[in-house]
RNA sequence: UCGUGCUAAGCGGGGAACUAGCGGUGCCCUGUACCCGCAAACCGCUUUAGCGGGGCCGAAAUCCUUCUCGAGGCUCGGCCUCCUCGGGGACUGCAGCGUGUGUGACGUCGAAGGCUGGGUUCCGCGCGGCGGGAGCCCUCGAACCUCGUCAGGUCCGGGAGGAAGCAGCGAUAAGGGGUGUUCUUCCGGGUGCCGCGGAUCAGCCUGGCCUGAGCCUACUGCGCGGCAAGCUCGAGGGUCACCGAGUCGACAGAAGGUGCACGA
Repeated sequence: UCGUGCUAAGCGGGGAACUAGCGGUGCCCUGUACCCGCAAACCGCUUUAGCGGGGCCGAAAUCCUUCUCGAGGCUCGGCCUCCUCGGGGACUGCAGCGUGUGUGACGUCGAAGGCUGGGUUCCGCGCGGCGGGAGCCCUCGAACCUCGUCAGGUCCGGGAGGAAGCAGCGAUAAGGGGUGUUCUUCCGGGUGCCGCGGAUCAGCCUGGCCUGAGCCUACUGCGCGGCAAGCUCGAGGGUCACCGAGUCGACAGAAGGUGCACGA
C1' cells in the first nucleotide's frame, strides 16, 4: 500500500421558550435526513445528561476537531410612530376685554351729542264696536168666564121708552211673530290704528328742534389676561419597519485528525 472481517462513531442540525440544568415532544429556521412506542398542568435523564425496542452503514464522500461564510433567532441601544401621566405658555390655534394703526361700511341728502314727543310692555277707568237678554215699535191674538158698539131675538112697560146681551164688527190682556235704520237698559269677550291716569323697562324703534364731523368695529394691526388641541419639556409603556452593537448559529466551503484482527 492492497484485500477480507469487525468495532467506536454515525443514521440530521440549530434558535427561542420551558427547566436547577440537559435532551425530547410542540413553535420557528435550515433543507431531505432509518422504523416503532412515550410526552406541555408533559416525557426522559444528571455533566458520557431523551429513554426502550428493531434495523442500516461503518474508519471516511459519510465519523471527530478547528477556521471561514452565513439563513435565521435572541438581547441591548438609537431613530420613526402610537398611547398614558405631569409641567410650560415661546409659536400656531381658540374665545374674551381694551385701543383705534390701516382697509372697509355709514355720514354735510347731517355723524356723535343735547332737548323734546310718540310707539313698543302691564294695570285701572271711560268710550266705541260685536254678541245675547229685556224694554220700546209694528203685527197677530179670547165660542162664554175682556172692553166698546151691539142686527136679529129676549125681558120690563098700556105706550113713549128702557134693560141685559149672542153672532158680527172694532179694540185689547196673557202669549206668539217681526224689525231695529234710530232709541233705553243689563250682561259678556282670544273686542279696538280710541281717550285718560298710573306703573315698569329705562332697553329698542321713531318724529321734531339745536349744534356741526365724525362714527361703527366687519377685517386687520397693537396691548392685556385666559385655555391648552397642536407645540414643547420630562417620565413611563407598546410596536411595524430601519440602523448600530453583542451573542447563538443551520446549510455550504477549507484544513487537520481517528481504530482492531488476519492474509499478500
The RNA shown here (Bacterial large signal recognition particle RNA) has 264 nucleotides and comes from a Chloroflexota bacterium. Rfam family: Bacterial large signal recognition particle RNA. A reference for the family is Rosenblad et al. (2003), "SRPDB: Signal Recognition Particle Database", Nucleic Acids Res. By type it is a non-coding RNA gene. The coordinates come from a structure-prediction model, not an experiment, and the mean pLDDT is 77. The RNAcentral record of the sequence draws on ENA.